[in-house]
Context: one part of a larger RNA
C1' cells in the first nucleotide's frame, strides 16, 4: 500500500409527506378614483426587529346581528388586564383615516419646503386652528363633468414594421401580425335590407358544424383562400328628417283706400292685431304589394275655450273601452312580497377485549345507522370520538335579480281618393390616384375616399360581379337596440391517468426578499425532532464548545447541524497478498 469485512465520519441522493403550486370547470364578479384611488413613505403595541393589522381615536373607536367560553395576531416568555352584566372572534353599516402619490394653493430631488384670502381664539401685529384657492370641457352663474390606475386579459378605432417564407430576391409572403397612440363596456363591435336569391323563394345582427381546402385569387411561384344553401344556439324589434298643422321670437322684410288677418258661414265689432322668411318647440310621419302629407266619410260620453250674437268645426281636460312598460321600441320612479349574497343553526348510529402495541382507529366478539360509507383529524388502518358529509333551516343591517304584485307612467282608430306636396346633396355617380374585399388591376362588379367635375325626386333611385337589354329584388346618402359570442386581475365552489422541494410558479421559508446595476433591469438558495417539549433536572470532565453518566420518550445512531439517511470522498480495527 492494494482488496476484503466489520464499524464509523462525511454527504443530503431515495422513499414518504403537504397550510404551495399548475390545469380545468361551475356560479359570481367584471371595476376603484377630486367625497382624493392603485401604490407607497412615516408612524401605531407595557416590554416590539421582520411581517400583519391599524392611522395622532393608529394590533384599534361606535351601532345592529351571529356566537356562547375563554381572550389580549404571528410569538414563546413576563407583565398588567379584559369576559355570562356575554369578551375575544365572524358579518353589515358607520366614525376616524398623518404625509406622498392623477396630486390640483405654489415649489420640488415623491413622502419634504414655502405662501395667499377668510373665520375662530377679548385679536390691530406675530402666533395657533379651521376653511377655501391647479388646470381643462360645459353653463350668464350657481355648479356639473373630466385627469389617475386596474388583467389594459377580452373590445373597436388611428397609425404599421422587419426577421422569415419565396430554399437567391424585388411583386407576394410573414400581417394589417408585432408595436405606438386614442376610447369603451361587462362585454366590445355588428344589427332591422338601396340584403340575398334565381325566375322557387328567403326575410336584422352574432356565433357555430357543413359547405370546403371547395369556386376562385397567386412573379397562376411560395401561398392565400370565400359565399350562397342546409343543421344548429339564441331571438326583438324600433325611434327620426321632410310634407302639413301649430305655438314662440326685443329676429329680417312689408304693412295698403281695408284688399292679409282675428277657426269657418252670417249680421256686427276690431285695426302694425298680421303677411312672408329665418330661427327654435309641440303635434303628425316613417315604406317598396311603395308609404306618408293632402281632401272626404264613419268615428263612445261629459265638460270647457275664443272680439259679440246663432249654428258648425276644432283643439283641450276629465271619464270609459282597449293595448304597453322601466335593456332599446317616449319616459321617471315608488313600495311590498318572492329568491339570492353578504356570518351562521342543527345534524342519525358502538361497545367489549387480561389480543399485539408506547398509544387502537388493527385483531377477535357482538351490535347499530344510513337521503349521511364525500373528506380531514384523533398515539398504526374509524360510516356509528372529533370537525364533518344528506337532507334541512336562518339575517336586524347592506346589497342584488332580464322574478310576481300594486301605485305609477306612457300609448290610440278605419275606410275611399289620387289633383298637389313630401320622403335625408357636394350625396349618388363618373375621372384619376390609392385602399378594403378570399379576389395581387385584372373582364372587375360591391365598399371606402385624397383631388377635380356632378345628378334624379316615384313617369323616381340602387342592386342582380365589366356593359346593354328583359326579368326579378331592394328604396342609400339620420339614428337605437337585449340574448346567443370574447376574456380573466380577481371571490366562492368542485375537479384531475397534474407536480411533490434541482418538480410545481421566480417565491410551500423574512421572495419579487437577500444580493447585483448609475439605470432600464436582472434575481437566487433555503421545507420536514416528536403522538405531546415531555427541548435532557442532577453529577462530573473541560477556558469553553462540547463529552462522559443520569434522565424524558416507543425509539436519542428521533438532541434541535434533530424523519428515511444512497454514492462520491475521508478515517478505525482487522484477514489476506505484496
Nucleotide at each position: 500500500g492494494g482488496c476484503g469485512u466489520a464499524c464509523g465520519g462525511g454527504g443530503g441522493a431515495u422513499g414518504c409527506c403537504a397550510g404551495g403550486g399548475c390545469a380545468u370547470c361551475g356560479a359570481c364578479a367584471g371595476g376603484c378614483g377630486a367625497a382624493g384611488a392603485a401604490g407607497g413613505a412615516c408612524g401605531u403595541g407595557g416590554u416590539u426587529u421582520g411581517c400583519u393589522g391599524c392611522g395622532a381615536u393608529a394590533a384599534g373607536c361606535g351601532a345592529c346581528g351571529g356566537g356562547g367560553a375563554g381572550c389580549u395576531g404571528u410569538a414563546a416568555a413576563c407583565a398588567a388586564g379584559c369576559a355570562u352584566c356575554g369578551a375575544u372572534c365572524c358579518g353589515u353599516c358607520g366614525a376616524u383615516u398623518u404625509c406622498c402619490g392623477a396630486a390640483u394653493g405654489g415649489g420640488g430631488g415623491a413622502a419634504c419646503c414655502c405662501g395667499a384670502u377668510c373665520a375662530u381664539g377679548a385679536g390691530a401685529a406675530c402666533c395657533a386652528u379651521g376653511a377655501u384657492c391647479a388646470c381643462c370641457c360645459a353653463g350668464u352663474a350657481a355648479u356639473g363633468g373630466g385627469g389617475g390606475c386596474a388583467a389594459u386579459a377580452c373590445c373597436c378605432g388611428g397609425g404599421g414594421a422587419a426577421u422569415u417564407g419565396a430554399a437567391a430576391c424585388a411583386u407576394c409572403u410573414u400581417a394589417g401580425u408585432a408595436c405606438c397612440c386614442g376610447g369603451a363596456g361587462g362585454a366590445a363591435a355588428a344589427g332591422a335590407a338601396a340584403u340575398c336569391a334565381a325566375c322557387c323563394g328567403a326575410g336584422a345582427u352574432u356565433c357555430u358544424g357543413u359547405g370546403a381546402g371547395u369556386a376562385g385569387c397567386g412573379g397562376u411561384g411560395a401561398g392565400c383562400g370565400a359565399a350562397a344553401u342546409c343543421g344548429g344556439a339564441a331571438u326583438a324589434g324600433c325611434c327620426u328628417a321632410a310634407a302639413c298643422c301649430u305655438c314662440u321670437g326685443u329676429c329680417u322684410a312689408u304693412g295698403u283706400u281695408a284688399c292679409a288677418g282675428c277657426a269657418u258661414u252670417g249680421c256686427g265689432g276690431c285695426g302694425c292685431u298680421g303677411u312672408a322668411g329665418c330661427a327654435g318647440g309641440g303635434g303628425u310621419g316613417u315604406u317598396g304589394u311603395a308609404g306618408g302629407a293632402c281632401u272626404c266619410a264613419c268615428g263612445g260620453g261629459u265638460g270647457u275655450a275664443g272680439c259679440g250674437c246663432a249654428a258648425u268645426a276644432u283643439a283641450c281636460a276629465c271619464c270609459g273601452c282597449g293595448g304597453a312598460g322601466u335593456u332599446a321600441c317616449c319616459a321617471a320612479a315608488u313600495g311590498u312580497c318572492a329568491u339570492g349574497a353578504u356570518a351562521g343553526u342543527a345534524g342519525a348510529a358502538c361497545u367489549g377485549u387480561u389480543u399485539u402495541g408506547g398509544g387502537a382507529a388493527a385483531g377477535c366478539a357482538g351490535a347499530c345507522c344510513a337521503a349521511a360509507g364525500a373528506a380531514g383529524g384523533u398515539g398504526a388502518a374509524a360510516g356509528u370520538c372529533c370537525u364533518g358529509u344528506a337532507a334541512a333551516c336562518g339575517a336586524a343591517a347592506u346589497c342584488a335579480u332580464a322574478g310576481a304584485c300594486a301605485u305609477c307612467u306612457c300609448c290610440g282608430g278605419u275606410g275611399a281618393g289620387u289633383a298637389u306636396c313630401c320622403u335625408g346633396a357636394g350625396u349618388a355617380c363618373c375621372a384619376c390616384g390609392a385602399a378594403a374585399c378570399a379576389c395581387g388591376u385584372g373582364u372587375a362588379a360591391u365598399u371606402u375616399u385624397g383631388u377635380g367635375g356632378g345628378a334624379a325626386u316615384c313617369c323616381g333611385g340602387g342592386g342582380a360581379g365589366a356593359c346593354c337589354a328583359c326579368u326579378c329584388u331592394c328604396c342609400a346618402a339620420g339614428g337605437c337596440u337585449a340574448a346567443a359570442u370574447a376574456c380573466u386581475c380577481g371571490u366562492c365552489g368542485a375537479u384531475g391517468a397534474c407536480c411533490g422541494a434541482u418538480a410545481g410558479u421566480g417565491a410551500a421559508c423574512a421572495a419579487g426578499u437577500a444580493c447585483c446595476g448609475u439605470g432600464a433591469g436582472g434575481g437566487a438558495a433555503a421545507g420536514g425532532u416528536g403522538a405531546a417539549a415531555a427541548g435532557u433536572a442532577c453529577c462530573g470532565g473541560g477556558g469553553g464548545a462540547c463529552c462522559g453518566g443520569g434522565g424524558u420518550g416507543a425509539a436519542a445512531u428521533a438532541g434541535a447541524a434533530c424523519c428515511u439517511g444512497a454514492a462520491a470522498c475521508c478515517g478505525u480495527a482487522u484477514g489476506c497478498c505484496u
RNAcentral holds the full RNA, with entries from ENA. Large-subunit ribosomal RNA, domain I from a Leptospiraceae bacterium, 578 nucleotides, folded computationally. The organism belongs to Leptospiraceae, within Bacteria.